[in-house]
c-di-GMP-I-GGC riboswitch aptamer from Arthrobacter sp. Br18, 75 nucleotides, folded computationally. Rfam family: c-di-GMP-I-GGC riboswitch aptamer. Rfam links the family to the GO term cyclic-di-GMP binding.
RNA sequence: AUCGACAACGGCAAACCCGGCGCGAGCCGGGGACGCAAAGCUACGGGACCCUCGAGGUCAGCCGGGCUCCCGAUC
Numbered sequence: 001a002u003c004g005a006c007a008a009c010g011g012c013a014a015a016c017c018c019g020g021c022g023c024g025a026g027c028c029g030g031g032g033a034c035g036c037a038a039a040g041c042u043a044c045g046g047g048a049c050c051c052u053c054g055a056g057g058u059c060a061g062c063c064g065g066g067c068u069c070c071c072g073a074u075c
Stems, first nucleotide, its partner, number of pairs: 001074004011036002016031006034061001040067003044064003047059004
């Protein structure tokens, strides 16, 4: 630098349920695992969604970009 197995050590956690917050999209905590090699961080571009429609807000587990990272393989 490129790549990711039928390997290892670990990590995250969809739906759903419970509690809390928010008008809402949705978020936080607990349980739970469908999945994930960046499903770590970031609203920069596109996109979706919400509202009180504005110089507002939500989604990073929709795609792309940026930054960072465990283990291993190859060069």